[in-house]
RNA sequence: GAAAUGUUUCAGGGCGGGGUGAGAUUCCCCACCGGCAGUGACAGUCUGCGAACCCCUUCAGGGGCCGAUCAGGUGCAAUUCCUGAACCGACGGUAUAGUCCGGAUGGAAGAAACAGAUA
Numbered sequence: 001g002a003a004a005u006g007u008u009u010c011a012g013g014g015c016g017g018g019g020u021g022a023g024a025u026u027c028c029c030c031a032c033c034g035g036c037a038g039u040g041a042c043a044g045u046c047u048g049c050g051a052a053c054c055c056c057u058u059c060a061g062g063g064g065c066c067g068a069u070c071a072g073g074u075g076c077a078a079u080u081c082c083u084g085a086a087c088c089g090a091c092g093g094u095a096u097a098g099u100c101c102g103g104a105u106g107g108a109a110g111a112a113a114c115a116g117a118u119a
Base pairs, nucleotide, nucleotide: 005115006114007113008112009111010110016030017029018028019027031099032098033089034088035049036048037047038046044087045086053064054063055062056061069085070084071083072082073081091102092101093100
């Protein structure tokens, strides 16, 4: 000075107002929100990943699927910053849901601490 590995903890935000209606936080108008790692400089929209969803399963796991951004400005460098205008958001339930309830006191990308560790 360091690794494999192990343990523990942590690890997702958001409907407020008005309208219609018998009934809507679901429709309409105005709002509000943004997981993790990476990337020359900070990202919901770039790259990759997790979750969800679908299929298989010897229940360990394997495979599939997986949304959305442009213009201008600054700068050596930014689809990441600034200005402006857009867009996207699993499944089940319910008056049609990114924001309510539920699976979920779940799982997890990953983050941190400790052990490894003193020879």

Predicted 3D model of a 119-nucleotide RNA (FMN riboswitch aptamer (RFN element)). It was read from a public genome assembly, where an Rfam model found it.